[in-house]
RNA sequence: UAUACGGAGAGUUUGAUUCUGGCUCAGAACGAACGCUGGCGGCGUGGAUAAGACAUGCAAGUCGAACGAGACACUUCGAGUAGCAAUAUUCGGGGUGUUUAGUGGCGAAAGGGUGCGUAACACGUGGCUACCUACCUCAAAAUGGGGGAUAUCUCCGAGAAAUCGGAGUUAAUACCGCAUGUGAUCGUGAGAUUAAAGCUGGGGACCGUAAGGCCCGGCGUUUUGAGAUGGGGCUGCGGCCUAUCAGCUAGUUGGUGAGGUAAUGGCCCACCAAGGCUAAGACGGGUAGCUGGUCUGAGAGGACGACCAGUCACACUGGAACUGAGACACGGUCCAGACACCUACGGGUGGCAGCAGUCGAGGAUUUUUCUCAAUGGGCGAAAGCCUGAAGGAGCGACGCCGCGUGGGGGAUGAAGGUCUUCGGAUUGUAAACCCCUGUCAUCUGGGAACAAUGGUUACGACCUAAUACGUCGUAAUUUGAUAGUACCGGAAGAGGAAGCAGUGGCUAACUCUGUGCCAGCAGCCGCGGUAAUACAGAGACUGCAAGCGUUGUUCGGAUUCAUUGGGCGUAAAGGGUCCGUAGGCGGUCGGCUAAGUCUGAUGUGAAAUCUCGCAGCUUAACUGCGAUAGGUCAUUGGAAACUGGCCGACUAGAGGACUGGAGAGGAGACUGGAAUUGCUGGUGUAGCGGUGAAAUGCGUAGAUAUCAGCAAGAACACCGGUGGCGAAGGCGGGUCUCUGGACAGUUCCUGACGCUCAGGGACGAAAGCUAGGGGAGCAAACGGGAUUAGAUACCCCGGUAGUCCUAGCCCUAAACGGUGCUUACUGGGUGUGGGGGGAAUCGACCCCUUCCGUGCCGAAGCUAACGCGAUAAGUAAGCCGCCUGGGGAGUACGAUCGCAAGAUUAAAACUCAAAGAAAUUGACGGGGGCCCGCACAAGCGGUGGAGCAUGUGGCUCAAUUCGAUGCAACGCGAAGAACCUUACCUGGCCUUGACAUGCUGGUGGUAGAAGCCAGAAACGGCGACGAUCCCGAGCAAUCGGGAAGCCAGCACAGGUGCUGCAUGGUUGUCGUCAGCUCGUGUCGUGAGAUGUUGGCUUAAGUGCCGCAACGAGCGCAACCCUCGUGUUUAGUUGCCCCGCUCUUUCUGUUACUCGGCGAACGUUCCCAGUGGAUGUGCCCGGUGAUGGAAAGAGCGGGGAUCUCUAAACAGACUGCCUCGCUUUAAACGAGGAGGAAGGUGGGGAUGACGUCAAAUCAGUAUGGCCCUUACGGCCAGGGCUGCACACGUGCUACAAUGUCCGGUACAGAGGGAUGCAAGACCGCGAGGUGGAGCUAAUCCCAGAAAACCGGACCCAGUUCGGAUUGAAGGCUGCAACUCGCCUUCAUGAAGCCGGAAUCGCUAGUAAUGGCGUAUCAGCUACGACGCCGUGAAUACGUUCCCGGGCCUUGUACACACCGCCCGUCACAUCAUGGGAGUCGCUUGUACCCGAAGUGUCUGUGCCAACCCGGCCUCGGCCGGGAGGCAGGGCCCUAAGGUAUGAGCGGUAACUGGGAUGAAGUCGUAACAAGGUAGCCGUAGGGGAACCUGCGGCUGGAUCACCUCCUUU
Repeated sequence: UAUACGGAGAGUUUGAUUCUGGCUCAGAACGAACGCUGGCGGCGUGGAUAAGACAUGCAAGUCGAACGAGACACUUCGAGUAGCAAUAUUCGGGGUGUUUAGUGGCGAAAGGGUGCGUAACACGUGGCUACCUACCUCAAAAUGGGGGAUAUCUCCGAGAAAUCGGAGUUAAUACCGCAUGUGAUCGUGAGAUUAAAGCUGGGGACCGUAAGGCCCGGCGUUUUGAGAUGGGGCUGCGGCCUAUCAGCUAGUUGGUGAGGUAAUGGCCCACCAAGGCUAAGACGGGUAGCUGGUCUGAGAGGACGACCAGUCACACUGGAACUGAGACACGGUCCAGACACCUACGGGUGGCAGCAGUCGAGGAUUUUUCUCAAUGGGCGAAAGCCUGAAGGAGCGACGCCGCGUGGGGGAUGAAGGUCUUCGGAUUGUAAACCCCUGUCAUCUGGGAACAAUGGUUACGACCUAAUACGUCGUAAUUUGAUAGUACCGGAAGAGGAAGCAGUGGCUAACUCUGUGCCAGCAGCCGCGGUAAUACAGAGACUGCAAGCGUUGUUCGGAUUCAUUGGGCGUAAAGGGUCCGUAGGCGGUCGGCUAAGUCUGAUGUGAAAUCUCGCAGCUUAACUGCGAUAGGUCAUUGGAAACUGGCCGACUAGAGGACUGGAGAGGAGACUGGAAUUGCUGGUGUAGCGGUGAAAUGCGUAGAUAUCAGCAAGAACACCGGUGGCGAAGGCGGGUCUCUGGACAGUUCCUGACGCUCAGGGACGAAAGCUAGGGGAGCAAACGGGAUUAGAUACCCCGGUAGUCCUAGCCCUAAACGGUGCUUACUGGGUGUGGGGGGAAUCGACCCCUUCCGUGCCGAAGCUAACGCGAUAAGUAAGCCGCCUGGGGAGUACGAUCGCAAGAUUAAAACUCAAAGAAAUUGACGGGGGCCCGCACAAGCGGUGGAGCAUGUGGCUCAAUUCGAUGCAACGCGAAGAACCUUACCUGGCCUUGACAUGCUGGUGGUAGAAGCCAGAAACGGCGACGAUCCCGAGCAAUCGGGAAGCCAGCACAGGUGCUGCAUGGUUGUCGUCAGCUCGUGUCGUGAGAUGUUGGCUUAAGUGCCGCAACGAGCGCAACCCUCGUGUUUAGUUGCCCCGCUCUUUCUGUUACUCGGCGAACGUUCCCAGUGGAUGUGCCCGGUGAUGGAAAGAGCGGGGAUCUCUAAACAGACUGCCUCGCUUUAAACGAGGAGGAAGGUGGGGAUGACGUCAAAUCAGUAUGGCCCUUACGGCCAGGGCUGCACACGUGCUACAAUGUCCGGUACAGAGGGAUGCAAGACCGCGAGGUGGAGCUAAUCCCAGAAAACCGGACCCAGUUCGGAUUGAAGGCUGCAACUCGCCUUCAUGAAGCCGGAAUCGCUAGUAAUGGCGUAUCAGCUACGACGCCGUGAAUACGUUCCCGGGCCUUGUACACACCGCCCGUCACAUCAUGGGAGUCGCUUGUACCCGAAGUGUCUGUGCCAACCCGGCCUCGGCCGGGAGGCAGGGCCCUAAGGUAUGAGCGGUAACUGGGAUGAAGUCGUAACAAGGUAGCCGUAGGGGAACCUGCGGCUGGAUCACCUCCUUU
């Protein structure tokens, strides 16, 4: 520069994310099968399973020019018979032709089929040669002369048959000698040995009666050589699985000799030697024909070996040879076996893995077809014959390719279908309709190519003596299964020709109906439990199309076995450690070599296929031609950088030498003190010990405690340290002896001696085992005590193995840095251990530097992240080990090791779609920190006990309508169930309906309707009387039409029927908790983070400061209402003032002496007496008169000062001061001043993002479903009120801070017109009569009550308490029986302060007292909602209970701890291990028997040829020999048998574990500190998870300390 080629992902683990990792899908292909469907043609292709068994036909014959004979036909000759003869006929001879069996030759070893066996020189590729090769080609030579048989045939015989035997006759290109020897073989040579066959065509001269000789051809035969073709043999390299097959081998390995073969060779045999193969996988087992190629793939690869082609093997099974050029022979032989058939039972016959075809097995694979016309093969001289090879046709959508099922126009966008928001949309230009065309199919007519040979005839050329034969050429004629097919023409008519799968995502394509976790779908994820785009149907749509889907298989995607092209800290994965063999890899320089490597040439890599180009069928598929391409190949030439080899050299790797110091390195011996325990003695007395608390235990026989002494064993405090040493395990008092390694310094020596390491060897904590010691403490097991539901545990008291020593085993650990070893390189900072150096010094301090260790933090880089980061998990190189989804399982079986325990090695069936790593956000923790709340605490009052009310559950019932169900249902829906309400039950009725709208038809005596009948009513029946409006005509009467009403009918109404898990709306709750988010930016691969974390602070994510954040939104706060202070404005019915009238109350004075005898005094009497009686005045009460005061009502007048009413303003903001906090400041806190009010002043309204599938379809609305003479509607009666019981919420109490009686004071907020109702009168009372006033700041409800004053009661089941019951009444209402409220009288229950437990409340609150209102005829109200009166106590504080907020930590949770999850047991299903055995297959060893057959030996029996001898009538005969045969023996050997092993497989009572399975049992092991941290190894124990001992690990939370690091 040019050309060519060229790689796609998705779904699924999670709340979400990244990664790891498996599963699944989209593609292509097929000798396919199945389902649905199916018009035509071309080209291909079709028994993959039972190498199972086969009926029937065919698949190998041919040659008369090798041979004899028979038969038939024709012809000729001769003879006979008949006839006059032609002629007919018989017999015999010859000839020609056809044909039959036989002899003989060639072929039958090819072609065709199949893939059993075979893991092998079988195949592929390359090389080699000790070899053979019929037919064919070339060359040389020969083909002379004889002989004896035999089949056929004839006769006889055996047999059912198949077939066979005997005698006789005969021919040859059958067979056998002899001759010759070009040659060939053997031999050094001399020399020896060695062959044959004829047939046929033609022919002049010559010979012969003829045949023929002879000559010329052709074919054949023999010998030899060469070639070609085909084959045999040897060999390098290449291509399956398995090590749970590790050792195999006796003809085995080699040699010598002989044999055998076409030929080499243990191929076979004898002898000799002891070799040969193997970790680069021998031997064994399993599987399999191999290749060109085919499919797939970007490629590298992977899988396969149908058709076609090459090759091998096989031919019913096993064995064997014969013939032959070639076979150990598919359609040959022999034997054995199995099977089948025939049989006269004596014997025989057979082999479709040839072509068709049949049965069988199977998911599955075709016609018992035509022709030799072509191509090819066999035979033949040829014609020709044979050929299920082949060429064709048939069947199958089995595949590939092509064509068609029509084209154009056509909107009212028809009808029908489907959907619908009812408007419409869609099917859809689709159809109809109009105009065309004519492929294919149909009918009809024409009609091929593949054909050239060969034959015959004629002619010509060559050859020749020849017009013959032969060869060649020309012309004519003849030969076609396919096939009347391809193709061409004509005719008619859109006429005959479309389906299949899919439509949740992947993946193109959506709606309706049905169904209701059912039926079903499903490749993966997953759909279906009443609104299913996922099931089924329909419509529509998508894809492909004479096919479309499904199933199976292969490759791909899968970089998921990774050479290209992966990994191993935590996901699966580094061996426990070291030494070291094989192997792999290896420093610097030079030379040689050329094995690797690179390059050129040559040979080969069959054809077909693939690729490219061109061409032929109308195109394509298909086919042809040409060109490329293809090997880890072979030979050869060259190059020499690198690797290797050899040689030489070097010193940087490695090692040695010398010097020096450090160290819990190892082994042995000796030795020390503290402590524990025990023993002895002393002192001493009642406890000790132990725990959460206890108890068991020890102790008055003297413990514990304490002192002294003694004994024994084990371990070594302090130093001690992310200090040291060692390969790891591991190593800790001291001293000595022996001993290993590392480090530093010197730079003297060797000269690559190195690194790693499969097998192998050694070491290897703890536990455990064997034997012998030892045994203080500790302590599995075990005993006891506790705990507990249990407690085979945790805790306690004891305690044995063991722990210790010696010797020997075991060989495993979380043997961990979860990180193999070695080497090199790559910014730094800072500790610490050992050594050296520099400078300086009194110095070994400090400082600088260097080497080796050991830590931390960090740059780049790496990593999924966490993290690693010169001690790499960075960058590279070398070697080893290991991984490939989870479970099953580190298990079973097998093997090795071990005394055992067990260790090492190490699967499969089956099952799941995940299992997993890191990090994120939440949630949770019997984790941590901080903070809040009537959360606890401190207080006050209750509930739980009683009676009653009310709601709920339960029970009952014809019905007890329905809903609400932890907090957050239960005086809740219900602000009011006698009927109604009412939805429930029973009974009686209605059916366009009680109610709405529309349509059709009818109806003026219409609608309506007093009244009457029956009835429980509804309903039903009768019914005097009796209308209205609009328009038109008409003088009017009136008539016609319409509206309204009514009647009938049709659409429809109606439903408190279902679904609150289809919904809207509303509400509850966390919670008036302080939170919840967003934009932009930044960080992170990402989910996400940051902001929102931190410090201080707040009621508050309230505010301030800081900060990779800066801002913002919803919440908080404020704005709103109300109460508290003030100002202004306004003033009636409210307020104030004045006057008048009336009423009520209080009080002074006085009179009367009417009453009381109360205190005091006196007297006297009684008298023991504080006692009784009596008198005086005083006092008190009453009545009359009179004065005063107060209150209320009414009327009139005045006013705005107050109260009040109701509007607008003001006021409070940490504004001011001090202190604290803080580096300062701010925010904030504490106190103070002022103020009516002080730190959000009290109260209300206001409820973020969200949670609970929370509540409500019965308040209303509403999708869907359901009922429609009923699940709708009307009516009567009943029920919702039922009552062994349980619970919630309340009321009233249990009394003296009380109850009762009497008197008396002070509210607020409300309501009132079919309403509230005053004064008055009646009634004990509820209430009644009556009606003033009031549309209400005016009148009424309306007396507030507790409190206060006075009195009674005197601690009791009471003067407490009031249930229950009786009687009598009242009120409302159509009606109080079920089932109302109230009153009076009487009755007078439980109850004496309430168990466990539990609730409310922090100030005008709790507690307590009354008042009002809604609903409402009345009332179950003791409820609910409000109002005012009286009016407390306590809060040290945040340890604990509950709830909540923020930060952090762990997590195996995410339905989020009410989570997750483990194991036994029980049940069901499945696969599997063991198992007394049993059955089968394969195979080893030893032995027995031994067919056929080759070989060998024998061969007394038999035999024509050749040789010899004899005889002879020359025809022969006899004898012998050579040579051979039958028979027999031996070796080998198939099948068979016996015995004994091995391997594999099936099955089995029983048995072991495993897996799976909506709701079984027991516990709670693990995940949080999982409630005893967990886990690993080991040992013991236990229903089970598990527990305990010993050693180890952090993959443990929390708190504290030490060390190191970072920052300052």